[in-house]
Context: one part of a larger RNA
RNA sequence: GCCUGCGAGUUAUGCUUCGUGGCGAGGUUAACCUGUGUGGGGUAGCCGUAGCGAAAGCGAGUCCGAAUAGGGCGGUGGAGUCGCGGGGUGUAGACCCGAAGCGGAGUGAUCUACCCAUGGCCAGGGUGAAGCGUCGGUAAGACGUCGUGGAGGCCCGAACCCACCAGGGUUGAAAACCUGGGGGAUGAGCUGUGGGUAGGGGUGAAAGGCCAAUCAAACUUCGUGAUAGCUGGUUCUCCCCGAAAUGCAUUUAGGUGCAGCGUCGUGUGUUUCUCAUCGGAGGUAGAGCACUGGAUGGCCUAGGGGGCCGACAAGCUUACCGAAGUCAGCCAAACUCCGAAUGCCGGUGAGUGAGAGCGCGGCAGUGAGACUGCGGGGGAUAAGCUUCGUGGUCGAGAGGGAAACAGCCCAGAUCACCGGCUAAGGCCCCUAAGCGUGCGCUAAGUGGGAAAGGAUGUGGGAUCGCCCGGACAACCAGGAGGUUGGCUUAGAAGCAGCCAUCCUUGAAAGAGUGCGUAAUAGCUCACUGGUCAAGUGGUCCUGCGCCGACAAUGUAGCGGGGCUCAAGCGCACCGCCGAAGCCGUGGCAAUGACACUGUUGGUGUUGUUGGGUAGGGGAGCGUCCUGCAUCUGGUGAAGCCCGGGAGUGAUUUACGGGUGGAGGGUGUGGGAGUGAGAAUGCAGGC
Numbered sequence: 001g002c003c004u005g006c007g008a009g010u011u012a013u014g015c016u017u018c019g020u021g022g023c024g025a026g027g028u029u030a031a032c033c034u035g036u037g038u039g040g041g042g043u044a045g046c047c048g049u050a051g052c053g054a055a056a057g058c059g060a061g062u063c064c065g066a067a068u069a070g071g072g073c074g075g076u077g078g079a080g081u082c083g084c085g086g087g088g089u090g091u092a093g094a095c096c097c098g099a100a101g102c103g104g105a106g107u108g109a110u111c112u113a114c115c116c117a118u119g120g121c122c123a124g125g126g127u128g129a130a131g132c133g134u135c136g137g138u139a140a141g142a143c144g145u146c147g148u149g150g151a152g153g154c155c156c157g158a159a160c161c162c163a164c165c166a167g168g169g170u171u172g173a174a175a176a177c178c179u180g181g182g183g184g185a186u187g188a189g190c191u192g193u194g195g196g197u198a199g200g201g202g203u204g205a206a207a208g209g210c211c212a213a214u215c216a217a218a219c220u221u222c223g224u225g226a227u228a229g230c231u232g233g234u235u236c237u238c239c240c241c242g243a244a245a246u247g248c249a250u251u252u253a254g255g256u257g258c259a260g261c262g263u264c265g266u267g268u269g270u271u272u273c274u275c276a277u278c279g280g281a282g283g284u285a286g287a288g289c290a291c292u293g294g295a296u297g298g299c300c301u302a303g304g305g306g307g308c309c310g311a312c313a314a315g316c317u318u319a320c321c322g323a324a325g326u327c328a329g330c331c332a333a334a335c336u337c338c339g340a341a342u343g344c345c346g347g348u349g350a351g352u353g354a355g356a357g358c359g360c361g362g363c364a365g366u367g368a369g370a371c372u373g374c375g376g377g378g379g380a381u382a383a384g385c386u387u388c389g390u391g392g393u394c395g396a397g398a399g400g401g402a403a404a405c406a407g408c409c410c411a412g413a414u415c416a417c418c419g420g421c422u423a424a425g426g427c428c429c430c431u432a433a434g435c436g437u438g439c440g441c442u443a444a445g446u447g448g449g450a451a452a453g454g455a456u457g458u459g460g461g462a463u464c465g466c467c468c469g470g471a472c473a474a475c476c477a478g479g480a481g482g483u484u485g486g487c488u489u490a491g492a493a494g495c496a497g498c499c500a501u502c503c504u505u506g507a508a509a510g511a512g513u514g515c516g517u518a519a520u521a522g523c524u525c526a527c528u529g530g531u532c533a534a535g536u537g538g539u540c541c542u543g544c545g546c547c548g549a550c551a552a553u554g555u556a557g558c559g560g561g562g563c564u565c566a567a568g569c570g571c572a573c574c575g576c577c578g579a580a581g582c583c584g585u586g587g588c589a590a591u592g593a594c595a596c597u598g599u600u601g602g603u604g605u606u607g608u609u610g611g612g613u614a615g616g617g618g619a620g621c622g623u624c625c626u627g628c629a630u631c632u633g634g635u636g637a638a639g640c641c642c643g644g645g646a647g648u649g650a651u652u653u654a655c656g657g658g659u660g661g662a663g664g665g666u667g668u669g670g671g672a673g674u675g676a677g678a679a680u681g682c683a684g685g686c
Base pairs, nucleotide, nucleotide: 001686002685003684004683005682006681011092012091013090014089015088016087017086018085019084020083021082022081023080026047027046028045032041033040034039051058052057061073062072063071064070095233096232098230102223103222104221105220106219107218113197114196115195116194117193118192119191120190121189122187124156125155126154127152131148132147133146135144136143160184161183162182164181165180166179167178168177199215201211202210203209236620237619238618239617240616241615246259247258248257249256250255260366261365262363263362264361265360266359267358268357271356273351274350275349276348277347278346279345280344286338287336288335292332293331294330296328297327298326299325303321304320305318306317307316308315369394370393371392372391373390374389375388376387377386378385399410400409401408414587415586416585417584419583420582421581425577426576427575428561429560430559434574436573437572438571439570440569441568447563453547454546457544458543459542460541461540462539463538464537465536466535474531475530476529477528478527480504481503482502485499486498487497510525514523515522588610589609590608591607592606593605594604595603596602597601621675623672624671625670626669627668628667629666630665631664632663639659640658641657642656643655644653645652646651
């Protein structure tokens, strides 16, 4: 891992509600007795028939109160009660498995820690303390030399003890080992045997170490099925309906209570919803500046500062600051002189008739939501961010489209069909359907990713100049004189800089547009004439393009191929394809209406409906045991295998064949250890 078997809402009792039955203003017994009939007795008790008050108590009333006042709770026409069955709930382990743990009583020091008693063990080698002796030395010593001696948590190193390093081992040879090195090895040494200390206790040269492969409180057992707002699991079928992820509260935030939303029953009977119309409330969007504030500039100016003046007082002045006022232009969620659209409330009318609304009662689940459009807050007018409001979808929704893609677009799957029409989206090939038609645009493979910004890309529109009295571009020619304007300067002559910017001739020519020179010179431009001959410039709006544009395996930012009067983009048009949508044909089911019938029910016609998680409701299938009735079996029961048949399904078959060898089925009741794929489920097998 697979297979087989086992494996989870039970039982008792109280309450409540629904169904059903008995009796009914009543209903009913409990313990117990009798003793075997699911009989008979048993009336204590309980519930109901009256309430109010804390109570005494009073009573269709009563309580508060002084009250015959007022108010609270009741009454003014009655259904209960006892069984049985179902739903739910309380108490119990209460659907099942699961802690870490807590307490009691015990068992452990054959492992290990320390201690006690009594024994054992430590090859060999080295060093050479004290002491002692000889000799030297001294006044005597001290001291020195040489011997002797044999000390030491001394040295080297086996046994023995340890475990520092490396390698191996890591489903090991081994639940701590092996190999090679390493440390101690007369000591706080190692070790045998016997004994002692016990669980909040021991022991500990102290690591929370060790106390039998277990230690921040051992192990066994009992309380015990501890508790688990947590995780996992929870077993047959079909049919109807179908949520929530919100509000308030919470030692509350992943739990719970009440409400909201679901379902079932019952009552009411259009009260719901939509549209129209009429009547309302309101202060949002927008706008505005009349208030409250903010804020820009001008005018004016109280006051302040500076300057002048002044003995003081006063006065004059100001390119300073500046309240108030005024003019103009602005800003605001907590501003409003104004003010919509929607939405909301109510009246009336119409439509719809829907698994609408509302009341009461049984049972729930939900109370982690997600994305998307719109309106806001937070954030950075960031986030697949966060938090509200209001719609949608997913959640609980399959189908078609978006290459693939819960939340986007289309569309809501009762079943069958080798029929039809459409939606979104598509129609060159992959790939169903148009290389469809007409008119334009794009040249960038733009399409098929992107900004500020940039640009004689190109199409359309508008407007302002110049132009056959000849424009624009090009070419030819002129572009002068006073004058080198004045100043400045070493110089300044159109052309460093400052000031001024006139006059003359003329077709025209600046006291000069740029280059240039040390300064001149020189070139050039503005401006003018000529040649030529038809358009030429500026600005604005707009369509489509261009640049801006850099990443790591290989194109890789159309799904691919490939596409250029398109297979791209815009407008218009005609076709077609395309879904579980709609239609057609047939079947099933739910529910409403009508008709006929009729025991709950049935039949016919007709309308509507039938996606579904949590969850509510309904109807069934199957297993085991059992009462009653009945049937079957060695002329072959059950079980098993193959084939066929029936049913929407769980399932079923007294159909055929095989195997098997002794019980089994049907109808109708009753009762459950009643259905397996999941629980790191349990046991066995492989």
Molecule: large-subunit ribosomal RNA, domain II
Organism: Pseudonocardia sp. DxW